[in-house]
RNA sequence: GCCGGGGUAGCGAAGCCAGGUAACGCGCCAGACUCGAGAUCUGGUUCUCCACCGGAGAGCAGGGGUUCAAAUCCCCUCCCCGGCGCCA
Numbered sequence: 001g002c003c004g005g006g007g008u009a010g011c012g013a014a015g016c017c018a019g020g021u022a023a024c025g026c027g028c029c030a031g032a033c034u035c036g037a038g039a040u041c042u043g044g045u046u047c048u049c050c051a052c053c054g055g056a057g058a059g060c061a062g063g064g065g066u067u068c069a070a071a072u073c074c075c076c077u078c079c080c081c082g083g084c085g086c087c088a
Base pairs, nucleotide, nucleotide: 001084002083003082004081005080006079007078010026011025012024020068027045028044029043030042031041032040046058047057048056049055050054061077062076063075064074065073
């Protein structure tokens, strides 16, 4: 350099083909149980803001485009992995 695969919340990972609520697991937080902890069970857990039983906005590597609507389709760029090639 060429070809292929990939980048999603603290970590892992589904969703992509076929556009429409970012599932699930781990971890973490709270509660139950316990003398206490672990295990187990229940609930919560992306971020920011607000008039906070709730609501609004933003968010899927970065940027742009298409669309009523983009993690998903298109373009450019960055990074990671594998194969091939080149140099030595």

Predicted 3D model of an 88-nucleotide RNA (transfer RNA) from a Hadesarchaea archaeon. The sequence was found in a public genome assembly. The source organism's lineage runs through Archaea, Methanobacteriati, Hadarchaeota (SeqCode) and Hadarchaeia (SeqCode). Rfam family: tRNA. Rfam links the family to the GO term triplet codon-amino acid adaptor activity. It is annotated as a transfer RNA. Its mean pLDDT, the model's own confidence on a scale to 100, is 82.